RNAcentral holds the sequence, with entries from Rfam. SAM riboswitch aptamer (S box leader) from a Flavobacteriaceae bacterium, 114 nucleotides, folded computationally.
[in-house]
């Protein structure tokens, strides 16, 4: 990289070095940034994917607890919208606009696969 399966409205920041962008990608919006932005690094957090106790079930599943050690995270819902469906208002009846709890799609992150 390629597939499978789960999460993805919660939850958690200080320092150092750097020096202008960032917020995945396209296009619109809207927000962060010199009161310091990506990226490095150091420490602390949060969480409970993997993993550990126990218990129950009985063949892998569910619940409680934990937090050493792989990961991951630490502005805003994956910041929102884009396609489908539904809703509501407004027409010239198929257009427009308008709304953060649908569904896809992509995209994130684990575990397994290869």
């Nucleotide at each position: 990289a390629u597939g499978u399966u789960a999460u993805c409205a919660a939850g958690a920041a200080a320092g150092g070095c750097a020096g202008a962008g960032g917020g995945a990608u396209u296009a619109g919006a809207c927000c962060c940034g010199g009161u310091g932005a990506a990226g490095c690094c150091u420490u602390a957090g949060c969480a409970a994917c993997c993993c550990u106790u126990u218990a129950a079930u009985u063949u892998u599943u569910u619940a409680a607890a934990g937090a050493a050690g792989g990961u991951g995270c630490u502005a805003a819902a994956u910041u929102c919208u884009a396609c489908c469906a539904a809703u509501g208002u407004a027409u010239u009846u198929u257009u427009a606009c308008a709304a953060a709890a649908g569904g896809a799609u992509a995209g994130a992150u684990a575990a397994c696969c290869c």

The model forms 94% of the base pairs in the Rfam consensus. The prediction has a mean pLDDT of 79. Lineage of the source: Bacteria > Pseudomonadati > Bacteroidota > Flavobacteriales > Flavobacteriaceae.